[in-house]
RNA sequence: CCAAUCCCUGCGGGAGAGUCGGACAUCAAGCCGACGCCGAAGGCGCAACCGCCCCGGAAACGCUCAGGCAAACGGACCGCCGGGACAGA
Numbered sequence: 001c002c003a004a005u006c007c008c009u010g011c012g013g014g015a016g017a018g019u020c021g022g023a024c025a026u027c028a029a030g031c032c033g034a035c036g037c038c039g040a041a042g043g044c045g046c047a048a049c050c051g052c053c054c055c056g057g058a059a060a061c062g063c064u065c066a067g068g069c070a071a072a073c074g075g076a077c078c079g080c081c082g083g084g085a086c087a088g089a
């Protein structure tokens, strides 16, 4: 000086899926019950692939434990500012 990669703060974007009944003085998307549904926090499984072997890594696929099914919050992932790590010249 600096491309790529990875990590962090902040900002912006960011999908899916619900009905019925009941109780509380009343209402409710909250609570209780019944039957459903969704996948993009997290978790688990499969393994194309990476890797000479071992060890290991590994999906937005599968499961639906957890979570969710008005809005808000959250949200994989994407973009930008800044910072850092590694590597290189």
Base pairs, nucleotide, nucleotide: 001088005085006084007083008082010080011079012078013077018035019034020033021032022031036069037068038067042065043063044062045061049057050056
This is a predicted structure of an 89-nucleotide RNA (Glycine riboswitch aptamer) from a Beijerinckiaceae bacterium.
Taxonomically the source falls in Beijerinckiaceae (Bacteria, Pseudomonadati, Pseudomonadota, Alphaproteobacteria).
It matches the Rfam family "Glycine riboswitch aptamer". Its Rfam clan is "Glycine riboswitch clan".
Of the family's consensus pairs, 90% are formed in the model.